[in-house]
Context: one part of a larger RNA
RNA sequence: UUACGGAGAAGGAACUCGGCAAAUUGACCCCGUAACUUCGGAAGAAGGGGUGCCGGUCGUACGUGACCCCGCACAGGGGAAGCGGAGCCCGGCCGCAGAGAAUCGCGUCAAGCGACUGUUUAGCAAAAACACAGGUGCCUGCUAAAGCGUAUUCCAAGCUGACGUAUAGGCACUGACGCCUGCCCGGUGCCGGAAGGUUAAAGCGAGGGGUUAGCUCCUUCGGGAGCGAGGCUCUGAACUGAAGCCCCGGUAAACGGCGGCCGUAACUAUAACGGUCCUAAGGUAGCGAAAUUCCUUGUCGGGUAAGUUCCGACCUGCACGAAUGGCGUAACGACUUGACGGCUGUCUCCUCCGUAAGCUCG
Repeated sequence: UUACGGAGAAGGAACUCGGCAAAUUGACCCCGUAACUUCGGAAGAAGGGGUGCCGGUCGUACGUGACCCCGCACAGGGGAAGCGGAGCCCGGCCGCAGAGAAUCGCGUCAAGCGACUGUUUAGCAAAAACACAGGUGCCUGCUAAAGCGUAUUCCAAGCUGACGUAUAGGCACUGACGCCUGCCCGGUGCCGGAAGGUUAAAGCGAGGGGUUAGCUCCUUCGGGAGCGAGGCUCUGAACUGAAGCCCCGGUAAACGGCGGCCGUAACUAUAACGGUCCUAAGGUAGCGAAAUUCCUUGUCGGGUAAGUUCCGACCUGCACGAAUGGCGUAACGACUUGACGGCUGUCUCCUCCGUAAGCUCG
């Protein structure tokens, strides 16, 4: 000096991002116990008191019970030796200390989030994340839907679902419970429709091109030019032609979306009211400087001597808002935030002791 452990005057969180760490608390018995509440809880709430040994009570209460008696009885009842053996209460004794060591909850108030018990990043995250019971929507009538399997392309067998059958199974979202869940179907998606438009392969094949048996013309007799049946071949208009798309409807607990400007009341201010533009419709209830508020340490109130945090309000919501759920909520939480009591070497401000290393010698 380091690690681990022990003790500490006075003060007691002044430490620090933060009471991190440490300390306090701790067992059993008795008394006592609030708000709130889903009436179960909250609750070991909180907060108090007691605890050793000896004597008396007392070989008592009580337990057990050989054996005896009544009885038809292995039913039932009565008695009882022996054995085991308290407590309340009363009195006394010792120590600094009696749950004498060890094991062994600190508590309270308020807020946020998540209902809860659970689950998770094996090896930096245990949470407000995941799950959850409950809610809702959609799919599926059984060879079910869905999934696995096979596969470059075209295509399986088989298996799970399920020895199940719509109170079942699958998928998605939400997430106990309570009160609720507004408006928009224009866009995207999905579902339904099938009249019209568009439309592939294919069908049909008008027409056009190539080739040339032949014919005509010209010729320097080598050949050249033109026309061209049939066949073969290339191309090919109109017309017929499904789903899809366009189109017509529905659907938001489908993906999603849910306005602007101007004026107006007999102080001022504000605007119940009016005008106007745009939209598919212009945000309802509830909540709101919030896990969301930039300006911002908003303003007011509370708590403190003093509070960028916290709590209660206000509403000017940069940029809350209703199952990407909204707002509450008892209980629960190694969650997060603020406050208080107790307690302490966290600190003022450090000191001492022990153990193990470090250092020296062997």
The part of an RNA shown here (large-subunit ribosomal RNA, domain IV) has 362 nucleotides and comes from a soil metagenome.
The prediction has a mean pLDDT of 87.
Rfam family: Bacterial large subunit ribosomal RNA. Rfam links the family to the GO terms ribosome and structural constituent of ribosome.